Model confidence (mean pLDDT): 77 of 100.
Predicted 3D model of RNase P RNA and transfer RNA as a complex of 455 nucleotides.
[in-house]
RNA sequence: GGAGUGGGACGGGUGAUCGCUGCCGGCCUCAGGCCGGGGGAGGAAAGUCCGAGCUCCACAGGGCAGGGUGCCGGUUAACGGCCGGUGGGGGUGACCCCAAGGAAAGUGCCACAGAAAGCAAACCGCCUCGCCUCCGGGGCCUCGGCUCCGGGGGCCGGCAAGGGUGAAAGGGUGCGGUAAGAGCGCACCGGGGUCCUGGUAACAGGGCUCGCAUGGCAAACCCCACCCGGAGCAAGACCAAACAGGGGCACGGGGUGGCCCGCCUCAAUGUCCCGGGUAGAGUCGCUCGAGCCGCGCGGCAACGCGCGGCCUAGAUGAAUGAUCACCCCGCACGGAGGGCAACCAAAGCGCGGACAGAACUCGGCUUACAGGCCCGCCUCCGAC
RNA sequence: GGCGCCGUAGCCAAGCGGUAAGGCAGAGGUCUGCAAAACCUCCAUCACCGGUUCGAAUCCGGUCGGCGCCU
Repeated sequence: GGAGUGGGACGGGUGAUCGCUGCCGGCCUCAGGCCGGGGGAGGAAAGUCCGAGCUCCACAGGGCAGGGUGCCGGUUAACGGCCGGUGGGGGUGACCCCAAGGAAAGUGCCACAGAAAGCAAACCGCCUCGCCUCCGGGGCCUCGGCUCCGGGGGCCGGCAAGGGUGAAAGGGUGCGGUAAGAGCGCACCGGGGUCCUGGUAACAGGGCUCGCAUGGCAAACCCCACCCGGAGCAAGACCAAACAGGGGCACGGGGUGGCCCGCCUCAAUGUCCCGGGUAGAGUCGCUCGAGCCGCGCGGCAACGCGCGGCCUAGAUGAAUGAUCACCCCGCACGGAGGGCAACCAAAGCGCGGACAGAACUCGGCUUACAGGCCCGCCUCCGAC
Repeated sequence: GGCGCCGUAGCCAAGCGGUAAGGCAGAGGUCUGCAAAACCUCCAUCACCGGUUCGAAUCCGGUCGGCGCCU
């Protein structure tokens, strides 16, 4: 210097003028206006993918169905999050990714190709104890034929080593053995069982031993372990305003997803369904929080504990904006000046300055982001 | 702010792990003196990007777009 990777923060500043808005205090001519004080969007406010706090529903009791998570440990109010570790995958590496329990509880799928894709089989091929036939050679001979050797074809039989097909074909490599082969035997790897050691554990290492034969898919249905009442601030509470009815219901109506059991309530001023009317410049909920910052201790870390300090929007057609000047950052042109050179570089001039706005509040995840900055690590090239 | 559903050719619309039906329209051809009708043929990265699997329109995540409901 190039390239990569992990993490952290910024993402405009200052001044002037005009204009907004909540809260607090005061005044006035009090649906309003004026003065003063001190405040006024985010790292994602976004998507609404998760978890909660909070509110309402007597059943938030039991069960079925349904849904979620899925290696081990820790953290947390909780989580499907985060941290650490184990195992696996990618990468030269730093690092990154994993929906990572069970295929021997059962069911299902594996198209096409191929002989064959769940319980076995043989397309090409290899072999020959036996049988038939053809060719060549030799020997014998009773000119019928017999016998030996070699080769080809067929039948019966053996093989799953070699080849082909495929994503995947009954462990892999090597040696021996065999008619030819095969864990048939042996060595190593792999797998099962068992014991020991280390570790909280997932798991790792080692010893002994064994049939040396048995796919994949569970983001297939499913099994196992753990968890789950339902709705959601447009929840809900209060004030104001206004009104029209009709229908059903006792082996029935209703009780915050579906079904069942239990429980509660109701003979209608109960309850559900249909339909009509009213709904404000309304009030509360509405902002002090599992809050933020600093320091110390414990912990690999996430995080926890202690001490001290701070208060930082609460709107409801929806507020924080506009203009000017200077500065800042980046890019292009430019080149006073410095320097042996490579290079560094002022003035000037033009352009650009991202994603994007609370609506109850938090802990996360995911997505968007112009422009640069800081710290660590890895790799390549060059110089000293 | 919150809750639900959807995306397949120009249009409508089936498809539920094994290589994408059908209809309308359009283009070409046959037939015809020319047309219509009829017949034949053609037209799809299944909204986009990842993942699971041998294989994805289909199963699972994320992004974009559309529709409906709550006042």

Rfam match: Bacterial RNase P class A. Rfam classes the family as a ribozyme. Its family is annotated with dimeric ribonuclease P complex, tRNA processing and ribonuclease P activity in the Gene Ontology.